[in-house]
The RNA shown here (c-di-GMP-I riboswitch aptamer) has 109 nucleotides.
RNA sequence: UUACGAUAAAGGCAAACCCGUCGAAAGGCGGGGGCGCAAAGCUAAAAGAGCCUAAAGCCGAAAAAUAAUUUAGAUAAAUUAUUUUUCGGUAGGGUAGUCAGUUGCCGUA
Numbered sequence: 001u002u003a004c005g006a007u008a009a010a011g012g013c014a015a016a017c018c019c020g021u022c023g024a025a026a027g028g029c030g031g032g033g034g035c036g037c038a039a040a041g042c043u044a045a046a047a048g049a050g051c052c053u054a055a056a057g058c059c060g061a062a063a064a065a066u067a068a069u070u071u072a073g074a075u076a077a078a079u080u081a082u083u084u085u086u087c088g089g090u091a092g093g094g095u096a097g098u099c100a101g102u103u104g105c106c107g108u109a
Stems, first nucleotide, its partner, number of pairs: 002109004012037002017032006035097001041102003048099002050095003057090015
């Protein structure tokens, strides 16, 4: 330096779940907990793929209300605009314990 993780030592991290807290959510953080992990260290960017979420914004659809115009002339219909509600899509939101990138301890060869 490269490859590997069978054995040993020093140790490290912490899934589900529970409590608190932040968030619309996904999820984050702190405490408990311990399924697992040889990178379960770091990186979500100006910079790869996947996955999760959709409050706001944007896009599309439907419904309702209001207004205007046109047609009709009885109480209606059509068109356009605005607003509200519902549904769908969308990442500048997340995820590194999905892959990836990058750095590194111990041991073996």
Model confidence (mean pLDDT): 80 of 100.